A computed fold for a 99-nucleotide RNA from Maribrevibacterium harenarium, annotated as TPP riboswitch aptamer (THI element). It matches the Rfam family "TPP riboswitch aptamer (THI element)". A reference for the family is Sudarsan et al. (2003), "Metabolite-binding RNA domains are present in the genes of eukaryotes", RNA. The sequence was found by an Rfam model in a public genome assembly.
RNA sequence: GCCACAUAGUCGGGGGGCAGUGAUGCUGAGAUCGCGCAAGCGAGACCCGUUGAACCUGAUGCAGUUAACACUGACGUAGGGAACUAUGGAGCACGCUAG
Numbered sequence: 001g002c003c004a005c006a007u008a009g010u011c012g013g014g015g016g017g018c019a020g021u022g023a024u025g026c027u028g029a030g031a032u033c034g035c036g037c038a039a040g041c042g043a044g045a046c047c048c049g050u051u052g053a054a055c056c057u058g059a060u061g062c063a064g065u066u067a068a069c070a071c072u073g074a075c076g077u078a079g080g081g082a083a084c085u086a087u088g089g090a091g092c093a094c095g096c097u098a099g
Base pairs, nucleotide, nucleotide: 001092002091003089005088006087007086008085009084010083011049012048013047014046017026018025019024032043033042034041035040055080056079057078062073063072064071
């Protein structure tokens, strides 16, 4: 000097479904709260940040399955998608000193 990795800080990305008159129930990490006629805005929790299926598009789509959502498989080596800094530091490279 490069740098696997670890920790911390700061910053950023994302979604909010189904059933029910309702109470409430189901799945999920997450289905929340406030304001607003509405569009939407703000806050919180949670998940995720390139080793990126967090999440979006294709998709009001395809096959199985469910009352429905959910779930399973494919689509998918598809297209997109949000990161920097500090400290420590295995290893590697180079240099210097001594034997």